This is a predicted structure of a 79-nucleotide RNA (c-di-GMP-I riboswitch aptamer) from uncultured Geobacter sp.

C1' cells in the first nucleotide's frame, strides 16, 4: 500500500414511528426517535430493477443510492 472486518478503541450516521410546517397527492423540511449500517461518507435514477401518485394520457410530479451495481474519498488495526 492492497485485501480484510474484532464482544477492540474513538467517532459518524439514522429506519419505522410521532410532532410541527409546506403540498391536491405522492412526498419534502425541521425536531424527537433508533431498526440498523465497516463506507448507510460523497456522486451516478440516462447501468439494472422496484414501487407511489395527478390524470383520459404522460417526456406532470415525486420516491427507493438503507434493492443490486458503478465511480471516488476515508477512521482504527485484532485475526
Nucleotide at each position: 500500500u492492497u485485501c480484510c472486518g474484532a464482544u477492540a478503541a474513538g467517532a459518524g450516521u439514522a429506519a419505522a414511528u410521532c410532532u410541527g410546517g409546506g403540498g391536491u397527492a405522492a412526498c419534502c423540511c425541521a425536531g424527537a426517535g433508533a431498526c440498523g449500517c465497516a463506507a448507510a461518507g460523497c456522486c451516478c435514477a440516462a447501468g439494472g430493477g422496484u414501487g407511489c401518485g395527478u390524470g383520459a394520457g404522460a417526456g406532470a410530479g415525486g420516491a427507493c443510492a438503507g434493492c443490486c451495481g458503478g465511480g471516488u474519498u476515508a477512521c482504527c488495526g485484532a485475526a